[in-house]
Context: one part of a larger RNA
Formats: sequence, structure tokens, C1' cells
RNA sequence: ACCGGCGAGUUGCGUUAUAUUGCAAGGUUAAGGACUUUCAAAGGUCCGCAGCCGUAGGGAAACCGAGUGUUAACAGCGCGAAUGAGUAAUAUAAUGCAGACCCGAAACCAGGUGAUCUACCCAUGGUCAGGGUGAAGCGAGAGUAAAAUCUCGUGGAGGCCCGCACCCACCGUCGUUGAAAAGACGGGGGAUGAACUGUGGGUAGCGGUGAAAUGCCAAUCGAACUUGGAGAUAGCUGGUUCUCUCCGAAAUAGCUUUAGGGCUAGCCUCAACGUAGAAUAGCGGAGGUAGAGCACUGACUGGGCUAGGGGCGUACACACGUUACCGAACCCUAUCAAACUCCGAAUGCCGCAUAUUCGUUCGUUGGGAGUCAGACUGUGUGAGAUAAGUUUCACAGUCGAGAGGGAAACAACCCAGACCAUCAGCUAAGGUCCCAAAGUUCAGGUUAAGUGGAAAAGGAUGUGGGAUUGCCCAGACAACCAGGAUGUUGGCUUAGAAGCAGCCACCCAUUCAAAGAGUGCGUAACAGCUCACUGGUCGAGUGAUCCCGCGCCGAAAAUGUCCGGGGCUCAAACCUGACACCGAAGCUAUGGAUGCAAAGCUUGCUUUGCAUGGUAGGAGAGCAAUCUGUAUCGGCAGAAGCCAUACCGUAAGGAGUGGUGGACGAUACAGAAGCGAGAAUGCCGGU
Repeated sequence: ACCGGCGAGUUGCGUUAUAUUGCAAGGUUAAGGACUUUCAAAGGUCCGCAGCCGUAGGGAAACCGAGUGUUAACAGCGCGAAUGAGUAAUAUAAUGCAGACCCGAAACCAGGUGAUCUACCCAUGGUCAGGGUGAAGCGAGAGUAAAAUCUCGUGGAGGCCCGCACCCACCGUCGUUGAAAAGACGGGGGAUGAACUGUGGGUAGCGGUGAAAUGCCAAUCGAACUUGGAGAUAGCUGGUUCUCUCCGAAAUAGCUUUAGGGCUAGCCUCAACGUAGAAUAGCGGAGGUAGAGCACUGACUGGGCUAGGGGCGUACACACGUUACCGAACCCUAUCAAACUCCGAAUGCCGCAUAUUCGUUCGUUGGGAGUCAGACUGUGUGAGAUAAGUUUCACAGUCGAGAGGGAAACAACCCAGACCAUCAGCUAAGGUCCCAAAGUUCAGGUUAAGUGGAAAAGGAUGUGGGAUUGCCCAGACAACCAGGAUGUUGGCUUAGAAGCAGCCACCCAUUCAAAGAGUGCGUAACAGCUCACUGGUCGAGUGAUCCCGCGCCGAAAAUGUCCGGGGCUCAAACCUGACACCGAAGCUAUGGAUGCAAAGCUUGCUUUGCAUGGUAGGAGAGCAAUCUGUAUCGGCAGAAGCCAUACCGUAAGGAGUGGUGGACGAUACAGAAGCGAGAAUGCCGGU
């Protein structure tokens, strides 16, 4: 891992509701007893009238009583009566107390068991190759007044040195389902000591021991192990077993030592009772949003006018004059506002014995829930950065709980809501060259960028359309030929400054077809080239500005390319128009099933209409397995089980036949429960 088996809402006693049955202003017995059925287990009938519930309430109570309590009250007020249905049993559902659907802690407490591991201690034993160093002391000699001291020898000290055994574990490699639940190998440290070690003994968990690491106390240690309390508790995680039918949520509010839990309400379901309800139109209302506005409150542009202030002048002072200074109020002008409003919608909201449509959708009471993490999209706001697949609200949709078609793929986008069947048809979104169902369809235009098939400010004789305007056969625009002069090198400046470093100007005047006191290049300065401007050649359009359509550049990112691909250019791109076709579980057609409603009658069937996606969840109807009772049956001429099989049923499921097997089964109606497995890192077994 697979296969097989086992594996989770139970039981007791209460309560509430519903259903059924009995009796009913009553209902009912409990313990116990008697009789009885029966092999037994276990039942039945009768007695038992204790008790319980109901038939009356009010009051704390005494107590009173259709009333009573309060009170001085005959008032008022509260709760009652008037307006009567209960009770017992059974079943189902839920709930309370119990382990209470099942498995799961870490922990807490009590009683015991452990120092054969290890920590420390006690008692008694054992072990330490070899080599080195050479303390004290002692001896001799030297030395001294005597000492001290020195030398040599002897001696053999030391938590001394090197290094086996032994003990340890600093480094590396290997090992990591190991040879090993801590090792192997190669190095390393201690190795006469606070050394190592054998045996026996001691200290015990609210404890011991600890050269101290929360270390160790039997592979277990921030409190050992074991048995018990014990099925501790778990607002947490996981799991919870057959089928079909009807309906079908929520992710919100308030409160919560509350925030991933709960309670009540909201939303779902079932039952009973009632008879309302919704949408649209019409009519009647309340309102202060969007917008707009500046009449208020504030903000705010420029100007006018003008109190007041500042500067300057005069001046002892009062004060006067003046000012491209500041400036309240006021006027004109131009604006802004969630907490401004002289105004003011659309929607939405409320009402109506008005109409139309729908047809129980509505309300009340009662039983059962689930939900309290929501998500995205569009719209209107807030927060944020007019960031986020961000966050908080509101309105709507979808997902959630929704399959199908489209968007290449893609919960939340677009289309559309799946009862079943069909080798029938029509459409939606979206599509129609091939992959790939359907137009290589038609008409008119645009694009040349593979734009289409990613992006901004900004940039550009891209190209199509529109508008305005300049010049032009008295010859434009472009090109070519020719001219482009004179006063004059204007004046100043300067080494120089001559059209062209710079400054000035009344940038003048002359000759002209025309020619600037000069457009650019150039020189040290001149020179030189060129332009404006003019004539000629040529012969028809040529410039400028604005708007619109489609393109171009701007354009650098990490696996491999920005149409899904191939591929596409009067298109298979874009715009406008037209006609076909394809395309879904939509709609239609045909047949069938179920539910609800209505009608009909044969009262459980027919017809008609509508409906039948679905998680949590509510309600209903069934299938199967085990056992029991009653009845009827089968079986060695072959039961159950197992294997095979093209049969039947809407499903769970059920037959028939054959084989195997070798002794028990089936059907009908009731009853009872250890009643259905694929999931729990489930448990046990097998492979």
C1' cells in the first nucleotide's frame, strides 16, 4: 500500500410537542398480593385508590374564593372567572440529568514499584608496561670563630614529564530504513591521582543526588514508572456507514472576560388555524441626496471705493500733506464646501374598499433546525496613495449551494437555471479559412503597422476625409542660367573689427529689373562662398493653419514567442450596412416518472394545468441485514454460502438458470434492535 473483518446519536429516569388508542369532568394506578398461561425465560387477569395530573383562582402568608391582592375604601389598578378537556399508555422528534455520537490531550490527585543504568556516599578488595626529570633529607669535601654557604655523591619527592594497559571523548571522515536507538576508523586528552575499577550496602518522586549541565534517578526527567480516581476535561481537530421524493438557508443585528464559542431576533422547514399578500399603472403624501447655487456659515481671484494701520515730508504738540505699502466693511468681477443652502431632481419609501396581473406568495400559534470566517463583479461613499486579488459600509447580481454554452485554459465575467429518454427541430451569448459545427457571403470604406494580436506624456512631410486661407498662364512652387551694386572699411570700440567678436542708430541714402549698413559658412583682419531680393529658361499648380478616421516612434527582465495554434493583407484586420447558417442540459416536438392544485366520479383512479439544480438544514416514502412471534411452504431427487450470467425494478435492491457446496432455509404480516463504511496519520488479520 491493497484486500477482508471490526468501527460512532445509545440506554435509564424526567420534561415538551405531535400522532395513535382507551376512558372522560374525570383519567390513572405504584410497591405489593392473589389467581393463571408456560419446559424454562417471561407474560396475562384481578385486587391494591397510597400517590400523581386535571376540574379555581388570588395572596409572601394567615386567609378568602368567582373572585382575590393592594388599600381607610363599596374607588382605581394587578392577576383571574365569565369563554371548561383532561388523563393514561405507546410511537416519533427534541431537550434536562447522567461519559450521552465516537476516537484524541498536555495535565491533576491518591496508593505503590524502582539507585542491577546513572549521581553522591559508606564498607571491603583490585589495577596502573617502560622510560625521563632528580625536591627535601643524608654523607663526604671545601668553607666559617661557629654558622651560613658552595661542590660532589647519595637519595627518590611530585594532582612532575614522555608513553602502553586502563579511563575519557577535543577534531575529521564514514555511518543516518546504521553492524550499532550514539558506533567504526584515523588523529586527540589523562595515565601515582580530586586516578580507575570489582563486590556488598545507603539516599525515592511535594523526593533523592548533583566540582551545577535543570544534569542524573533502568534507551523515560522543568518533576520517574506503575495501578487507580477515569470513559478527567477538550467553546479544538478528525471521523460518523442504505435509497428516493418535496421545500430550502445563513455568513446579519443586539448582548456576551465576547470576537474561529454562545443566547435572542432575522432568514429555512413542518403542522394547525385565519384570510390576507405581492408586482405594475393611477392618485395622494413625507423628504433635502445627485445636480446646481452663493441668499446664510466659512473658504477664495482681480479691481473699485474706503475706515484703520505703516512709510515719507512739515511739525513742540494738536494736526496737515503725500504714498506702484498693508487693509476691515461695502460695490463689481471670478470661484469652492461631508459636517454651507435661496433652490432641487431621478430612484427609493409610506398610504388607497381604484384598475390589471399573479394565485396562498401573507399573518398568528406551536414542533425542528442550521447560520453568526463569506467571496468577486457593477454602481455610490469612506480609509489607503481617486495603490492592492487591500480594507469598511450601502444597493444589485453571481458564486457560496449551480451543472450546461461562451471567454484557449479560468468559483464570482457574458448567455442560460440540469425530472428522465430520443441518431428530431429553433435559438442565446459567441461564432462561420483549417485544427473545429457554421459564409474563403454580399455592398461601401479604412489600415501596410502582422497595426489587428499589451501601455503614457511627448514626437513626426505616414495615409484617408473635411474646413479656412496665401501665391499662381500679367507664369506661381522646385530646379537651372545670370545679377546680388554704390556712399562705405556706416559710427563707436579695438592691435585689427571692412555686412557677419561686441556696442549704437533718426538701420539712412543712391543707382536700379533687383540687391539687408546684411541669412549663414569663412579670414588674424581683408579676401572668398552663400542667402534675402530681381531678370531669364520651364509651363500648372504650389504653400500655410485647424478638425476628424486609421496607422508610426516612444516600447529593456528574468523556463519559451503578448492572436489558443496553423496561418491571415480589396483580409481570415478595423468601421458601416445586409442576408444566411452554426451554436446550450435554454425553447419546441414525442414518450415516460413524481409532486402540488383544480375538476370529475367508481374514493383511489382519470383528466387538465403548473412544477420537479441544490450545501447546512426541515419534512415525507421506502430498500436491505440479524433475531423473535404467528401462518404457509421448500430442502440429501441437494438448504445456506460462493462462482458465472445478455433478466426485472425510478433507487436502495430482487429473481431465474447452471456450477460449486453438503444441511439448513424461504414467503406474508407483526415485533425487537450490538441495523447498512471508503475515508477517523482509525483497530485487528492476511498478502